[in-house]
Parts: sequence; C1' cells; structure tokens
RNA sequence: UUAUCAAGAGUGGACGAGAGAAUCGGCUUUAUGACUCCACAGCAACCUGUUAAAAAUAAGGUGCUAAAACCGACAAAGUAUAAAGUACUUUGGAUGAUGA
Repeated sequence: UUAUCAAGAGUGGACGAGAGAAUCGGCUUUAUGACUCCACAGCAACCUGUUAAAAAUAAGGUGCUAAAACCGACAAAGUAUAAAGUACUUUGGAUGAUGA
C1' cells in the first nucleotide's frame, strides 16, 4: 500500500488470576481453572504447491479455534419527541487484527 474481518473450528498437560488490543462506558467470561505457554487435534483457504483452466484439493508458509473485531465512543441520514438533548436503526469513518 492493498484485501478481508456477522461463516467455521477444542481436547489434554503446566501455571494460578484475571481475561475480552489500548482509554472510558456497557455487557460477558473466569477457581467446574480463564488468560498465557506446551502437545496433539481441528477450522479456513491469504500466499506457495498440484490439476490446462473454471474450480477443486489441503501437501508447505502464515492465521485462527466464546460472544460481529463482544457492543458503543466520531460523522451523516432516518424514526420517536414541539425543540434541544436522548434513544433506536442504517451507512460511513477512526482504531485494531490477519494475510499478501
């Protein structure tokens, strides 16, 4: 820089308190042992490989395996309200993650 991010996929062992990226708010999750690490297994199909190709495959390199990137924060539009504010919905943005 660019593509994708509402699909999919967990057991065992070690550790022992927080974890869900950061801040704030919400909501979850966790001593029935989370997070992290290790082993094995699985998912997926971004890159490589294979097939003439569409497409397929899943051998190699990554990645991933609670909840949409858990949800919101900023902007616009719509609806409710006399209006502001606020709430909800949609779209975009920002930030982030992963691949090339």
This is a predicted structure of a 100-nucleotide RNA (SAM riboswitch aptamer (S box leader)) from a mouse gut metagenome.